Context: one part of a larger RNA
RNA sequence: CUGGGCGUAAAGCGCGCGUAGGCGGCUAAGUCAGUCAGAUGUGAAAGCCCCGGGCUCAACCUGGGAACUGCAUUUGAUACUGCUUGGCUCGAGUCUGGUAGAGGGGGGUGGAAUUCCAGGUGUAGCGGUGAAAUGCGUAGAUAUCUGGAGGAACAUCAGUGGCGAAGGCGACCCCCUGGACCAAGACUGACGCUGAGGUGCGAAAGCGUGGGGAGCAAACAGGAUUAGAUACCCCGGUAGUCCUAGCUGUAAACGAUGAGCACUAGUUCGAGGGGACUUCCACAUCCUCUCGGACGUAGCGAAAGUGUUAAGUGCUCCGCCUGGGGAGUAUGGUCGCAAGGCUGAAACUC
Numbered sequence: 001c002u003g004g005g006c007g008u009a010a011a012g013c014g015c016g017c018g019u020a021g022g023c024g025g026c027u028a029a030g031u032c033a034g035u036c037a038g039a040u041g042u043g044a045a046a047g048c049c050c051c052g053g054g055c056u057c058a059a060c061c062u063g064g065g066a067a068c069u070g071c072a073u074u075u076g077a078u079a080c081u082g083c084u085u086g087g088c089u090c091g092a093g094u095c096u097g098g099u100a101g102a103g104g105g106g107g108g109u110g111g112a113a114u115u116c117c118a119g120g121u122g123u124a125g126c127g128g129u130g131a132a133a134u135g136c137g138u139a140g141a142u143a144u145c146u147g148g149a150g151g152a153a154c155a156u157c158a159g160u161g162g163c164g165a166a167g168g169c170g171a172c173c174c175c176c177u178g179g180a181c182c183a184a185g186a187c188u189g190a191c192g193c194u195g196a197g198g199u200g201c202g203a204a205a206g207c208g209u210g211g212g213g214a215g216c217a218a219a220c221a222g223g224a225u226u227a228g229a230u231a232c233c234c235c236g237g238u239a240g241u242c243c244u245a246g247c248u249g250u251a252a253a254c255g256a257u258g259a260g261c262a263c264u265a266g267u268u269c270g271a272g273g274g275g276a277c278u279u280c281c282a283c284a285u286c287c288u289c290u291c292g293g294a295c296g297u298a299g300c301g302a303a304a305g306u307g308u309u310a311a312g313u314g315c316u317c318c319g320c321c322u323g324g325g326g327a328g329u330a331u332g333g334u335c336g337c338a339a340g341g342c343u344g345a346a347a348c349u350c
Base pairs, nucleotide, nucleotide: 004321005320006319008303012318014201015200016199017198021194022193023192025088026087027086028085029084030083031082033081034080035077036076037075038074039073040072041071042070049065050064051063052062053061054060091191092188093187094186095185096184097182098181099180103177104176105175106174107173108172109171110154115149116148117147118146119145120144121143125136126135162169163168206247207246210243211242215241216240220236222234223233258317259316260315261314262313263312266295267294268293269292270291271290272289273288274287275286276285299306300305323350324349325348332343333342334341335340
């Protein structure tokens, strides 16, 4: 130097796209750069190592050899890698025809419910709790009926169901739009994988602008509880929650499991497609591709578990870890309106 790891012990970037780089299918020819072999030159001497010699031995001195794993030139080898040229189709992609879907954006519409307003009926309570009280109500509440306003969310269907890279997406209709899957062919001909920087997306809360504001509800106030109660419970209630065009860029952003490819027993359920058989059709059965679950073999694993959706067996590329605390702090840089984010120590201490 190499050699270890990352689901739960420290450790997978929240997720895409993609630059450089790294890695890369089958085949032929050329080249001979990498690679391999030979030769020549050089690789000072001393030292180290081996075999001898000299001081009585040794240290020390000394002769010879080896070594100096390197570099240069040159002659060859051509399997592999590279490069150049040509070809191929299985990787990747395009086209045609279908399928399912809360995938995304915009516009419109609908009903149930809550609240409020107006009116009718009607009278003494309502509400709330473990029990109460604050609160609301004779200025007529609660209840009930009719009409109206407004905002937000879409019961049932609903499903370890579906879609999306992730965050996430759920009434109905229309417009625009992304992706996936299946079947059979045709076409392009390695166009691929990963991805430091970079760039985009990114729940909730939060920030500034202008709207909106029904319900809910941080803060706040009151009533209870309690030793106290800056809480849990109750009556209220403002930001906020909603829209707009922006900012923020975080999360137990979780499968706590990076992406891609290949290989490695099975059983079973669900979702989407295709085919076969039978048949009037359908169901059922079987086969097959894709996706989502349950169990389980070998293996792996500290174990629990995992197990073709791997945490198995391999390859490629990226990210990350290196005792606990100090600390995701200080400082510097950078981004942000701010809140703060990203990057990120040390002393000291156990």

Overview:
Predicted 3D model of a 350-nucleotide part of an RNA (small-subunit ribosomal RNA, central domain) from a metagenome. The full RNA is in RNAcentral, with records from SILVA. The coordinates come from a structure-prediction model, not an experiment, and the mean pLDDT is 90.